This is a predicted complex of two RNAs, RNase P RNA and transfer RNA, with 438 nucleotides together.
RNA sequence: AGGCGGGCGUCCGCUGAGACCUCGGUUUCAGAGGAAGGUCCGGACUCCAUGACAGACGGCAUGCCGGGUAACUCCCGGCCGUGGCAACGCGAGGGAAAGUGCCGCAGAGAGUAGACCGCCCCCGAUAGGCCCGGGGGUAAGGGUGAAAGGGUGCGGUAAGAGCGCACCGCCCCUCCGGAAACGGAGGGGGCACGGUAAACCCCAUGCGGAGCAAGGCCGAAUAGGGGGGCCGAGGGUUGCCUGUCCCCGUAUCCCACCUUGGGUGGGUGAGGUCCCCGGGUUGGCUGCUCGAGCCGCGUGGUGACGCGCGGCCCAGAUGAAUGGACGCCGCCCUUCGGGGCACAGAAUCCGGCCUACAGCCU
RNA sequence: GGGCCGUUAGCUCAAUUGGCAGAGCAAGGGACUCUUAAUCCCUAGGUUGGAGGUUCGAUUCCUCCACGGCUCACCA
Numbered sequence: 001a002g003g004c005g006g007g008c009g010u011c012c013g014c015u016g017a018g019a020c021c022u023c024g025g026u027u028u029c030a031g032a033g034g035a036a037g038g039u040c041c042g043g044a045c046u047c048c049a050u051g052a053c054a055g056a057c058g059g060c061a062u063g064c065c066g067g068g069u070a071a072c073u074c075c076c077g078g079c080c081g082u083g084g085c086a087a088c089g090c091g092a093g094g095g096a097a098a099g100u101g102c103c104g105c106a107g108a109g110a111g112u113a114g115a116c117c118g119c120c121c122c123c124g125a126u127a128g129g130c131c132c133g134g135g136g137g138u139a140a141g142g143g144u145g146a147a148a149g150g151g152u153g154c155g156g157u158a159a160g161a162g163c164g165c166a167c168c169g170c171c172c173c174u175c176c177g178g179a180a181a182c183g184g185a186g187g188g189g190g191c192a193c194g195g196u197a198a199a200c201c202c203c204a205u206g207c208g209g210a211g212c213a214a215g216g217c218c219g220a221a222u223a224g225g226g227g228g229g230c231c232g233a234g235g236g237u238u239g240c241c242u243g244u245c246c247c248c249g250u251a252u253c254c255c256a257c258c259u260u261g262g263g264u265g266g267g268u269g270a271g272g273u274c275c276c277c278g279g280g281u282u283g284g285c286u287g288c289u290c291g292a293g294c295c296g297c298g299u300g301g302u303g304a305c306g307c308g309c310g311g312c313c314c315a316g317a318u319g320a321a322u323g324g325a326c327g328c329c330g331c332c333c334u335u336c337g338g339g340g341c342a343c344a345g346a347a348u349c350c351g352g353c354c355u356a357c358a359g360c361c362u
Numbered sequence: 363g364g365g366c367c368g369u370u371a372g373c374u375c376a377a378u379u380g381g382c383a384g385a386g387c388a389a390g391g392g393a394c395u396c397u398u399a400a401u402c403c404c405u406a407g408g409u410u411g412g413a414g415g416u417u418c419g420a421u422u423c424c425u426c427c428a429c430g431g432c433u434c435a436c437c438a
Stems, first nucleotide, its partner, number of pairs: 001362004006329007014031007033343001037354002040352005045211004051245005057239001059207005064078005079093001080091004094202002099200002101196003116142002118138007150168006169191001170189008215286004225277007234248003253267006293312008330341004363437002365432005372387004381418001389405005411427005
C1' cells in the first nucleotide's frame, strides 16, 4: 500500500418476491457494511421562487499546471517547496511591487529605520596618556526580540559602510527547452522589496432556496377564525439597484386646489398579498429501488479513467425484518467448569472525504 | 431520518481590530459576636471539551473528533 472481516451443516422464527392452491396455507429464492457512522463536500431526484436578456454591487466557496469525472473541497500525472542516506512521505501551493490594518512585552530603534553599550576622529582639561566633559562619524561587534532593512570573504577606511571586488541570494531583460506550471543559459542592476491575506482586501473561477418528515394520491377530522404590515393605480425583475424589450391593468366613493381638456394632493377601503397567533389531522398507498449498477474478457491511456462485447439481478423494512438454538472445525482467554470472536448495524439513491476497527493474508 | 445550536473555576456566566483569562455564588482562613447567621478582609482554585494546523503569539481564525441540547415548543 492492497485485501479479508470466522467457516460448514441441521432445526425453529422474521421481512420481501415468485409459483401452486382445497384460499386454511404449502413451497422455492433472496435478505446489512467497508465503513451502513460523522453529516464535511459534490450530484441525481422533487417541490418552491423566478416574464426574458444584459450589466454593476453584495454574500459564500474554491485557488501551482495539465488531465479525469455527471459534479466536487475528490482522484491521476507533473512542477515547486520541504523532511528523509534512500525507497518514499508531507504541503489551505494565487497576490505583501494596488491600498488599509496589526506586529503586545522587551528593546535606543518594529517599518518613510535605529546611536543603548562599543569602535573611531577632533576640541577642552593634562607635561603626556588613561579617565572625564563637549562636538562629530560609524550599523563591523555586543545587547533586546519571533523578526533589526541581503549573506560570506578580500580589499578599503581614522573607524566603518555594496564604498569597491569575487561567490551565493534577489530583481530586470533576452534566448533556449516544455502544452503549461516551471527549468536552463547569457547579460545587466549594488539591492530598490520585513512578516501577516486560516486580518480586511485584490485577481480569477463557480454558485437561487429547501430537502424523501422533499413531493403526489386517497380517506378521516377540523377550520374556513383573530391580529398586524404593505399594495390599492400602477404592477410584473424575492439579497439590493439600474437599463432595454415585453406582458397585464389603469375600477368605486369623498374632500381640497388649479390652467376645466383633465391633472395634482389627501382620505375611505371592496379586494389582493405577506407575516404572526390560535385550532385540527398525524392513518393508508406512492415516491422505493435496475443503478453515473456488478462481474468477466478485449482495447486506448504512464495513470485517474474511457470505449466495445458478453453475462448477471444483488435488502427495501416503516411501532421499522436481517435473529436464536445445537453440532464440528479455526482463533483468543481460562480459576479447566466454561466463556468469547474487532468496529459497528441499512432508512430516497449515488460519487468522494474523514473518523472507528480484534485478528489474519499478500 | 433531516436540520440547527452549545461546551470557559465546583455552579451560573463574561472576555473583539488575536497580545498576562475575569465577575457573582460556592470553598478555605481571619475579623466582628457569648455562639451562629449576616457583614468586612484575605486566599486558593483553569489542559478555555480533546487533537492537529495558521501565526512571534489562539478562548478568539481553520480542520477533524468527543459529549450534550433543541423535535405536536425546528421540519409531517

Rfam match: Bacterial RNase P class A. The family's RNA type in Rfam is ribozyme.